[in-house]
RNA sequence: GCCUCCGUUGUGUAGUGGCCUAGCACGCGGCCCUCUCAAGGCUGAAACACCGGUUCGAAUCCGGUCGGAGGUG
Numbered sequence: 001g002c003c004u005c006c007g008u009u010g011u012g013u014a015g016u017g018g019c020c021u022a023g024c025a026c027g028c029g030g031c032c033c034u035c036u037c038a039a040g041g042c043u044g045a046a047a048c049a050c051c052g053g054u055u056c057g058a059a060u061c062c063g064g065u066c067g068g069a070g071g072u073g
Base pairs, nucleotide, nucleotide: 001072002071003070004069005068006067007066010026011025012024013023018056028044029043030042031041032040049065050064051063052062053061
């Protein structure tokens, strides 16, 4: 250089056009419980890498950019 794959709360992930105002687990904050801690219960904050396009509607499809992984000369 070329080819392929990936990028979603702090971490790991689900979601493959409309039920998404984006779910789950762990973690974090508050409250309850407890003499205290742990466990448990209730509750809350927190994410679609960026730019453009298609569409009535995009995390999802298309193009480009950035970053990462693998392959190849």
Transfer RNA from an uncultured Eubacteriales bacterium, 73 nucleotides, folded computationally. Its mean pLDDT, the model's own confidence on a scale to 100, is 82. It was read from a public genome assembly. It matches the Rfam family "tRNA". The family's RNA type in Rfam is transfer RNA.